Large-subunit ribosomal RNA, domain IV from a hypolithon metagenome, 336 nucleotides, folded computationally. Its mean pLDDT, the model's own confidence on a scale to 100, is 86. The RNAcentral record of the full RNA draws on SILVA.
[in-house]
Context: one part of a larger RNA
RNA sequence: UGGUAGUUAAGGAACUAGGCAAAUUCACCCCGUAAGUUCGCGAUAAGGGGGCCCUCCCUCGCAAGAGAAGGGCGCAGAGAAAAGGCUCCAGCGACUGUUUAUCAAAAACACAGGACCGUGCUAACUCGCAAGAGGAUGUAUACGGUCUGACGCCUGCUCGAUGCCGGAAUGUCACGGAAGCAGGUCAGGGUCUUCGGACUCGAAGCUUGCGACCUAAGCACCGGUCAAUGGCGGCAGUAACUAUGACUGUCCUAAGGUAGCGAAGUUCCUUGUCGGGUAAGUUCCGACGCGCAUGAAUGGCGCCACGACUGGAGCACUGUCUCAACUACCAACUCG
Numbered sequence: 001u002g003g004u005a006g007u008u009a010a011g012g013a014a015c016u017a018g019g020c021a022a023a024u025u026c027a028c029c030c031c032g033u034a035a036g037u038u039c040g041c042g043a044u045a046a047g048g049g050g051g052c053c054c055u056c057c058c059u060c061g062c063a064a065g066a067g068a069a070g071g072g073c074g075c076a077g078a079g080a081a082a083a084g085g086c087u088c089c090a091g092c093g094a095c096u097g098u099u100u101a102u103c104a105a106a107a108a109c110a111c112a113g114g115a116c117c118g119u120g121c122u123a124a125c126u127c128g129c130a131a132g133a134g135g136a137u138g139u140a141u142a143c144g145g146u147c148u149g150a151c152g153c154c155u156g157c158u159c160g161a162u163g164c165c166g167g168a169a170u171g172u173c174a175c176g177g178a179a180g181c182a183g184g185u186c187a188g189g190g191u192c193u194u195c196g197g198a199c200u201c202g203a204a205g206c207u208u209g210c211g212a213c214c215u216a217a218g219c220a221c222c223g224g225u226c227a228a229u230g231g232c233g234g235c236a237g238u239a240a241c242u243a244u245g246a247c248u249g250u251c252c253u254a255a256g257g258u259a260g261c262g263a264a265g266u267u268c269c270u271u272g273u274c275g276g277g278u279a280a281g282u283u284c285c286g287a288c289g290c291g292c293a294u295g296a297a298u299g300g301c302g303c304c305a306c307g308a309c310u311g312g313a314g315c316a317c318u319g320u321c322u323c324a325a326c327u328a329c330c331a332a333c334u335c336g
Base pairs, nucleotide, nucleotide: 001331002330003329004328005327006326007325008324010322011321014320019317028050029049030048031047036041038150052072053071054070055069058067059066060065073077085315086314087313088312089311090310091309092307093306097109098108113148114147115146116145117144118143119142125134126133127132151302152301153300154299156232157231158230161229162228163225164224165223166222167221170220171219172218176214177213180210181209182208183207184206185205188201189200190199191198192197233251234250235249236248237247260294261291272288273287274286275285276284
């Protein structure tokens, strides 16, 4: 000097990003226990008291025993050890649960509940080249997929775009079929001939190219559908102070954000403004609302209980600190 334990005057969070760490509390018995609430809880709420040993009598008890009263000892009676600190206000997630084996345990995942879509059984769907298997020795109160996430109150407008579902008249449209048209080849014919051939026409067959017309799904087209993917305006003017704008005009749109909530885990400006708490509060709580850029199962808003969750406050408590000291052991260090 470091480590691990322990004690500390006065103060008591002044420490610090933050009470991190430590301390307080602690088992048992008795009394007592608020708001809130889904009536189960909250709750060991909070808070207060008792406690060891002995005993004739007294009370209760069938008894064991318990109580009451009295007495006794010690510095100290749950005499050591082991054994919740508590409360209040908010955020998030309802809850128990699950997770990044080895830096994240959470507000993330799951969940019961809600909704939509698919599936009639050789089911849909998944694995496999197949056989086959799972689904399921199940059968729509079932199974598969997607989203949401207890409970309570609710879940607005928009089908123009994208997707999905339905429709089938018309347009488009592949392979295929095909009337026909054209070319090549060629039996043969015609003209000319120096008789070698040259030019020309050309049936059938074979063959090459084109091809009106017929032809499915799809797309176009017509509808439906948002707890499908998504989306949910601007500019002017206006009331007898001023300010504001119920009101009016106008442009655009598929429709222009409803109920709620709101400087929010979302607010840039911003430490917004007002109120509360403090002597002093960029955090916190309650409000306000032109919300840069909230908003309804990408769920909206509440909410009891729960949480090694996150923010704030108070009581208690303390070497966290003012400010450091000492003790024990282990190391380091010095000598050997």